[in-house]
Overview: c-di-GMP-I riboswitch aptamer from a marine sediment metagenome, 89 nucleotides, folded computationally. The model forms 95% of the base pairs in the Rfam consensus. The coordinates come from a structure-prediction model, not an experiment, and the mean pLDDT is 82. The RNAcentral record of the sequence draws on MGnify.
């Protein structure tokens, strides 16, 4: 390279979730690991907790925003680990 296949983006319908997002159907943008894994990095969410802040608001306050904690999500963001079809090699 070829051959046999595989997965399945966006969108959409239904469901779960507070959300990120996930599951199933339709659908294919793409993918040689777009198979598995949350171990490292990165990105995303906050039903919660703290009541911290020089912010917004303000008569006081409630509330909003920011911050921290804790929990969750994404491997089709990257790396690592494990596994894997064909075969000129």
């Nucleotide at each position: 390279a070829a051959a046999a296949g595989g997965c399945a983006a966006a969108g959409u319908c239904g469901g779960c979730g507070a959300a990120a997002g996930c599951c199933g159907g339709c659908g294919a943008c793409g993918c040689a690991a777009a198979g598995c894994c949350a171990c490292g990095g990165g990105u995303c969410c906050u039903c919660g907790a703290u009541c911290g802040c020089a912010c917004c608001a303000c008569g006081c306050g409630a509330g909003g925003g920011c911050a921290u904690c804790a929990g969750g999500a994404c491997c089709g963001c990257c790396g690592a680990g494990c596994u894997g079809c064909c075969g000129a090699a």